[in-house]
c-di-GMP-I riboswitch aptamer from a soil metagenome, 74 nucleotides, folded computationally. RNAcentral holds the sequence, with entries from MGnify. It matches the Rfam family "c-di-GMP-I riboswitch aptamer". Its family is annotated with cyclic-di-GMP binding in the Gene Ontology. The prediction has a mean pLDDT of 90.
């Protein structure tokens, strides 16, 4: 390079949540893992303290890392 094909970011709309941001439906920036997992870093929210600490949440499309996966010169 091929097959079949798959997921969906901004931003709309209806919805849960103080909030980060999450469901759903539209919608394509992109992605060979943009399938999965909160282990380690780390970014956001809440809460708390005089401050540093501390406690909760949340982001897997921020990197690290474990897990398994379609096609092929293999």
């Nucleotide at each position: 390079a091929a097959c079949g094909g798959g997921c969906a970011a901004a931003c709309c709309u209806g919805g849960g949540g103080c909030a980060a941001u999450c469901c759903a439906g539209g919608g394509a920036c992109g992605c060979a893992a943009a399938g999965c997992c909160a282990c380690g870093g780390g970014g956001c929210c809440c809460u708390c303290c005089a401050a540093c600490a501390g406690g909760g949440g949340u982001c897997a499309g921020c990197c690290g890392g474990g897990c398994u996966g379609c096609c092929g010169a293999a």